């Protein structure tokens, strides 16, 4: 350094839903709450899905601006330390 299996911190994060709040919206934030997660930390870089606006052959396509990192990849930084 790589691979496989098992262990390990008893700590961490927090889905749906509810309340408040921001936004045209997708959705975000805060509190409650736990479905799950071994990167469910961070990054919008490539796809994917979703929203708004414009055009058009008019919800299918194209363009622009956004949202989602708990959709899939990628990048990057950490935690545990049994065999």
């Nucleotide at each position: 350094a790589c691979a496989u299996a098992c262990a390990g911190u008893c700590g961490c994060c927090a889905a749906a839903c509810c309340u408040g709040u921001u936004g045209u919206g997708a959705a975000g934030c805060a509190g409650g709450g736990a479905c799950g997660g071994a990167a469910a930390g961070c990054c919008a870089u490539g796809g994917a899905u979703c929203u708004u606006c414009g055009g058009a052959u008019a919800u299918u396509c194209c363009g622009a601006a956004g949202a989602u990192c708990g959709c899939c990849a990628g990048g990057u930084u950490g935690c545990c330390u049994u065999u």